[in-house]
Context: one part of a larger RNA
RNA sequence: UGACGGGGGCCCGCACAAGCGGAGGAACGUGUGGUUUAAUUCGAUGAUACGCGAGGAACCUUACCUGGGCUUAAAUGGGGAGUGACAGCUGCCGAAAGGUGGUUUUCUUCGGACACUCUUCAAGGUGCUGCAUGGUUGUCGUCGGCUCGUGCCGUGAGGUGUCGGGUUAAGUCCCAUAACGAGCGCAACCCUUACCGUUAGUUACCAUCAGGUUAUGCUGGGGACUCUAGCGGGACUGCCACCGUAAGGUGAGAGGAAGGUGGGGAUGACGUCAAAUCAGCACGGCCCUUAUGUCCAGGGCUACACACGUGUUACAAUGGCCAGUACAAAGGGCAGCUACUUGGUGACAAGAUGCUAAUCUCUAAAGCUGGUCUCAGUUCGGAUCGAAGUCUGCAACCCGACUUCGUGAAGCUGGAUUCGCUAGUAAUCGCGCAUCAGCCAUGGCGCGGUGAAUACGUUCCCGGGCCUUGUACA
Numbered sequence: 001u002g003a004c005g006g007g008g009g010c011c012c013g014c015a016c017a018a019g020c021g022g023a024g025g026a027a028c029g030u031g032u033g034g035u036u037u038a039a040u041u042c043g044a045u046g047a048u049a050c051g052c053g054a055g056g057a058a059c060c061u062u063a064c065c066u067g068g069g070c071u072u073a074a075a076u077g078g079g080g081a082g083u084g085a086c087a088g089c090u091g092c093c094g095a096a097a098g099g100u101g102g103u104u105u106u107c108u109u110c111g112g113a114c115a116c117u118c119u120u121c122a123a124g125g126u127g128c129u130g131c132a133u134g135g136u137u138g139u140c141g142u143c144g145g146c147u148c149g150u151g152c153c154g155u156g157a158g159g160u161g162u163c164g165g166g167u168u169a170a171g172u173c174c175c176a177u178a179a180c181g182a183g184c185g186c187a188a189c190c191c192u193u194a195c196c197g198u199u200a201g202u203u204a205c206c207a208u209c210a211g212g213u214u215a216u217g218c219u220g221g222g223g224a225c226u227c228u229a230g231c232g233g234g235a236c237u238g239c240c241a242c243c244g245u246a247a248g249g250u251g252a253g254a255g256g257a258a259g260g261u262g263g264g265g266a267u268g269a270c271g272u273c274a275a276a277u278c279a280g281c282a283c284g285g286c287c288c289u290u291a292u293g294u295c296c297a298g299g300g301c302u303a304c305a306c307a308c309g310u311g312u313u314a315c316a317a318u319g320g321c322c323a324g325u326a327c328a329a330a331g332g333g334c335a336g337c338u339a340c341u342u343g344g345u346g347a348c349a350a351g352a353u354g355c356u357a358a359u360c361u362c363u364a365a366a367g368c369u370g371g372u373c374u375c376a377g378u379u380c381g382g383a384u385c386g387a388a389g390u391c392u393g394c395a396a397c398c399c400g401a402c403u404u405c406g407u408g409a410a411g412c413u414g415g416a417u418u419c420g421c422u423a424g425u426a427a428u429c430g431c432g433c434a435u436c437a438g439c440c441a442u443g444g445c446g447c448g449g450u451g452a453a454u455a456c457g458u459u460c461c462c463g464g465g466c467c468u469u470g471u472a473c474a
Stems, first nucleotide, its partner, number of pairs: 001474002003471003007468007015458002019421005026313008034304002042053002064299007076122009088103006106113002124288002127286003133282002135277003138273001140271001145184006151160003164175003190265004195233007205222002209220003236259001239253001240251004315414001319373007331362003336355002340351004380411001385406007427450007
């Protein structure tokens, strides 16, 4: 100087407390361990692995296994030699890859071009090392810290500044001061959301006027409103009162759409964990080279006495079922989204129309109204299994989703323990997108609808910051 302390002081955080809803019990989905296996490819492992890499494992992917092939090889370039083809079509062997026959047989300005075969030089490797590395990432932590120049103090390591008194979300600011300044962080600048003005009105809008319809901004028209998208304004403790030297604090104060960082996002200092990744990519070294390279078929990654994580659905009446009826936002769409009509109980199919989209299209559910069920393993719950189908796709056996009929398991609120959340949040309800032929999505990322409870407080648990103290630790 640090680190540590079941030392002290001060402070903060959904850290506790106060609340609400979960997990831990059940079934299933998914990931992991273990076991099994020819193979169950590899990586990630306290917090910081375990719906993680994977934003789509039937083939492909694919790296694994079994079997069958190839050896300048899948691709590209250079040198040398040769051929006029190669490709296509077609026969045979074969699971295919591949092997082996037949047939067809270029252009030319004659220099060559083009293609293939042979040869040669460069290949290739998801093989090893993340403890050789770059790059990227997690975490402490959006915590308020980490440093430097000059000066001063100390023999020196170092200290001071950065401490003290206040204050703040903040090393934020003020005062004081052997320090005076400065940098990286904080804040602000950026995006979005909430209000207003202005400009502009098409595909959006429709108050007034006119026309028209069973009906609809449908039409003329309009530029008011909504909305869209550009530019501005607006919030600064600016004003008032009180407290305070000041910084600042308090106020159900005024005004205001918004009030003290308005809400949300992006943004992550010096560093820590030899943290993660050689399998995204790049790269040093080592290793393989008729194989650890490469092609193909099939299988596996989907196994299953078990254990754990994370989710979904429930156990019901604030509910289930039936009928009627209302209101979004954000996105997507041409090998696409599909109105509408017809067929089918349905998944869907057949026809057909519009839209390269503020134009057409995909579009809510909880809610509300009425009815029914009456506390039961039930009209709860839907696992499992049987049968028949639909769709995608060469192909749904291993191993897809969906539909219909039947079947109708466990489960009556879950031990110790444990997780999330402070407001348009939790809870709850649906919708969309990426990936994608299809989909094992209950995952991920977004969007809106309905919409709470509680916070006395900081004694305690956990993590962190500052000061101080002890130490046989570095």